[in-house]
Context: one part of a larger RNA
């Protein structure tokens, strides 16, 4: 220079009360303002205690601070069913033997590893200062083991089926959600007018189990043969005969609805206190209509050409073998279900950007009025007023 520029989005603050040495900024209340396909909510990645409570105010905070993602101390993350581990494989990696190479090493078979994919099973309510599909209450389900009863050809690393899959389009049936009426509870002040056809609030309930619907798919069943499925096969494929049958029957699949779950749960309040709150009690109505998804039926249907993973779990068939055993199936009863993650942030002041940085950051939900719409404007729930 200069107590100058600036103090990081122009969403916005004002008042009253509280604590306190001290309050524009902390806490409570009232009013106002901002976001509302977000500036709300849930998860993944990443962070790693930042979560909650008490105490504190040196430093950090672009100012102050009684406040804090700051300092100190204490507390907090509860699982058979959520996710991982686990079983299975893809690209890729590694790779016994093997091939190649002065060496180091490179490639690669069997195999092994490897999710971003496939594979068993849980919902509703309540509860904490801080966890909850994990705790509690109620109601379920799955796998394995053991016992028992009954029936019985069981058996795999092998065979077959299945798992099992592309793009586009259209129509239908539903549901979530929305809206309205009815019903239940409460209210009616201001005023030009409003006791009714007015106003405000509520009208919520899952998985599971039973039934097997709208719809979708396959002609169905029995016998015989058998050069294929690297051996075998009663399985699959193929051939053939017979029966039923064509708007059907039968089988498979299949949302939703209905019943149950539920004589349960939830569901209006009152008193006290300056306030966050504390205490206590009761349990009303809980139906129908309309609209309606980008969600479900649906990995469906139609259509097109560029022809759209694999393996295991699962079902079935036999081989070796076993066949008074073992094993398999069904019912019932009892038991077991380990380990790891779980706090909190997560379009952000907690992640990546040297910062409490106008940048960047994958998935799901995402209401009302107007609207073609997830555009845009205003609002609900919810969240904020961005640290001079």
């Nucleotide at each position: 220079g200069a107590g100058u520029a600036g103090c990081g989005a122009a969403a916005a603050u004002g008042c009253g009360g509280g604590c306190g040495a001290g309050a524009a900024a902390c806490c409570c209340g009232c009013a106002c303002a901002c976001c509302g396909u977000a500036a709300a909510c849930c998860c993944a990645a990443g962070g790693u205690u930042u979560c909650c409570u008490u105490c504190g105010u040196a430093a950090a905070g672009g100012u102050a601070a009684u406040c804090u993602g700051c300092g100190a101390a204490g507390g907090g993350u509860u699982a058979g069913u959520c996710g991982g581990u686990c079983c299975c494989u893809a690209a890729g990696g590694c790779g016994a033997g093997g091939c190649c190479g002065a060496a180091a090493g490179g490639c690669g078979u069997a195999g092994u590893u490897g999710a971003u994919g496939g594979g068993a099973a849980a919902c509703a309510g309540g509860u904490u200062a801080a966890u909850a599909u994990u705790c509690c209450u109620g109601u379920a389900c799955c796998a394995c083991c053991u016992g028992u009863u009954g029936u019985u050809g069981c058996g795999a690393u092998g065979g077959g089926g299945g798992g099992a899959c592309g793009g586009a389009g259209a129509a239908g049936g539903g549901u979530a959600g929305g809206c309205g009426a009815g019903c239940c509870g409460g209210g009616u002040a201001c005023u030009g007018g409003u006791u009714a056809u007015c106003c405000c609030g509520g009208u919520u309930u899952a998985a599971g189990c039973g039934u097997g619907u709208a719809g979708g798919g396959g002609g169905g069943g029995a016998g015989a043969g058998c050069a294929g499925g690297c051996a075998a096969a009663u399985c699959c494929a193929c051939u053939u005969u017979c029966c039923c049958g064509u708007u059907a029957a039968c089988c498979c699949u299949g949302a939703g609805a209905c019943g149950u779950g539920a004589u349960g749960a939830c569901g209006a309040g009152a008193g006290c206190g300056u306030a966050u709150g504390c205490u206590c009690a009761c349990a009303a109505a809980g139906u129908c209509g309309u609209u309606g998804a980008u969600c479900c039926c649906a990995u469906g249907c139609u259509u097109c050409c560029a022809a759209g993973a694999a393996a295991a779990g699962c079902c079935u068939c036999u081989a070796a073998g076993c066949u008074u055993c073992a094993g398999a199936c069904a019912g019932c009863a009892g038991g077991u279900g380990a380990c790891c993650g779980u706090a909190c942030c997560g379009u952000a002041a907690a992640c990546c950007g040297a910062c409490u940085c106008a940048g960047g950051u994958g998935g799901g939900u995402g209401a009302g009025g107007a609207g073609a719409a997830a555009a845009u404007c205003c609002u609900a729930a919810g969240g904020u007023g961005a640290u001079u």

This is a predicted structure of a 388-nucleotide part of an RNA (large-subunit ribosomal RNA, domain III) from an alkali sediment metagenome. The prediction has a mean pLDDT of 82.